[in-house]
RNA sequence: UGGCUCGACACGGGGUGUCCUGCUUUGCAGGGCUGAGAGUACACCCGUUGAACCUGAUCCAGUUCACACUGGCGAAGGGAUGUCAGCCGCAGGCGCA
Numbered sequence: 001u002g003g004c005u006c007g008a009c010a011c012g013g014g015g016u017g018u019c020c021u022g023c024u025u026u027g028c029a030g031g032g033c034u035g036a037g038a039g040u041a042c043a044c045c046c047g048u049u050g051a052a053c054c055u056g057a058u059c060c061a062g063u064u065c066a067c068a069c070u071g072g073c074g075a076a077g078g079g080a081u082g083u084c085a086g087c088c089g090c091a092g093g094c095g096c097a
Base pairs, nucleotide, nucleotide: 001089002088003087004086005085007084008083009082010081011047012046013045014044017033018032019031020030021029022028023027053078054077055076059072060071061070062069
């Protein structure tokens, strides 16, 4: 100094929907659904090889009671990283023969 393999640690980024019922109804509580996660947790997901997540978007088509799901938009615009370890190679330096 290049390649490969991950891992560990630290730090950082992010989301929390929908349906039903009840009540003292701009909210709260309970239950169902999807999901890694459904309101706050030493959790979960993601960190440039970045569809984690945000914007466009109260978007378009299919589908659903609705969310979810599938496709489009999308080669769109944004988006949070450092350190350490192992193996192999290249180059250079020093020492010895």
Record summary
This is a predicted structure of a 97-nucleotide RNA (TPP riboswitch aptamer (THI element)) from Marinobacter sp. AC-23. Its mean pLDDT, the model's own confidence on a scale to 100, is 76.